The part of an RNA shown here (large-subunit ribosomal RNA, domain IV) has 318 nucleotides and comes from a biofilm metagenome. The prediction has a mean pLDDT of 85. It matches the Rfam family "Bacterial large subunit ribosomal RNA". Rfam links the family to the GO terms structural constituent of ribosome and ribosome.
Context: one part of a larger RNA
């Protein structure tokens, strides 16, 4: 010096990306007491206090009476630190065996669509099997993801569904006409124009919890500023409610307020949304979380700033 431990004056997070690590707290024992919020179940052992040993007697127990010792009695061992605020995901669960446990997946619930049973769908050249010894309150597929309040506009493009008048259109049918062959004939072979001819496509409608999309410029009010208002161009239609510097904000450490002596983080607002937005769901939300972020109490060798001790290793000799 390294590894693993123990102690440490005064201070107590000044350390650090960050209280990482350590310390501290410690008994779903008794009694008292317990907030916001809430889906009224919870939150909750909230938080925060007081008691606690041993022996004898009584008692089912709770407990009561007496006695004993110590500075100190929950405990032989094992055995929660807590609070405030915010993001995300409702929750329990699942996952990258061996760098990721999460906000990812799943989920109950919602919705769309297909499927009438020899079902749809899947495996299989097929036989057949699953679906299912089920039958639309069933089964398959897609999206969303508890619950609460909601889910706006666009069908022009793409998709899907429906329609059948017309256009286009394959094989086939039809066969004008023509060529070859043959001794003219009778025949044979071949090419072949009209006409006919399904689905599909064109076409006509519908459809967004289908794929998707949801504007620009100029001017205007009796301070200024701003523009309820007006004009104009374009579009299928020009983003509604709600939210908003956000897990989304480039400029940006935006501006204001709070917290600090001091705050690129955090919280609450504002809205100028580079580039939120409604089941690729929007916004809230109690409970839950080895989740992410900020603050606080307690506590400490994390630190000021080190020191000492123990065991093992290392080092020297052998």
């Nucleotide at each position: 010096u390294c590894u693993u431990c123990g102690u440490u004056a005064a201070g107590g997070a000044a350390c650090u990306c960050g209280g990482c690590a350590a310390a501290a707290c410690a008994g779903c024992g008794a009694c008292c007491g317990u907030a916001a919020c809430u889906u009224a179940g919870g939150g909750a052992u909230a938080a925060g206090g007081u008691c606690u040993g041993c022996c004898c007697g009584c008692g089912c127990a709770a407990g009561c009476g007496g006695g004993c010792c110590g500075c100190a009695g929950c405990u032989a061992a094992g055995g929660a630190a807590c609070c405030c605020a915010u993001g995300c995901a409702a929750c329990u669960g699942u996952u990258u065996a061996c760098c990721a446990a999460a906000a990812a997946c799943a989920c109950a619930g919602g919705u769309c669509u297909c499927u009438g049973c020899u079902a749809a769908c899947a495996c299989g050249a097929a036989a057949g099997u699953g679906g299912a010894u089920g039958u639309a309150u069933a089964g398959g597929g897609g999206c969303u993801g508890a619950c609460g309040c909601c889910u706006g506009c666009c069908c022009g493009g793409u998709g899907c569904u429906g329609g059948a008048a017309g256009g286009u259109u394959a094989a086939g049918g039809a066969g004008a006409g023509g060529a070859c062959u043959u001794u003219u004939u009778c025949g044979g072979u071949c090419c072949g124009a009209a006409c006919u001819g399904a689905a599909g496509c064109c076409c006509c409608a519908g459809u967004g919890a289908a794929c998707g999309g949801c504007g620009g410029c100029g001017g205007u009010a009796a301070c200024u500023a701003u523009a309820a208002c007006c004009g104009u161009c374009c579009u299928a239609a020009g983003g509604u409610a709600g939210c908003g510097a956000a897990a989304u904000u480039c400029c940006u450490u935006g501006u204001c307020a709070g917290g600090u002596a001091a705050g690129u983080u955090c919280u609450g607002a504002c809205c100028c949304g580079c580039a939120c937005g409604a089941a690729u769901g929007g916004c809230g939300u109690a409970a839950u979380g080895a989740u992410a972020u900020g603050g606080g109490u307690a506590c400490u060798g994390u630190c000021u700033c080190g020191a000492c001790g123990a065991a093992g290793a290392g080092c020297u000799c052998g």
RNAcentral holds the full RNA, with entries from SILVA.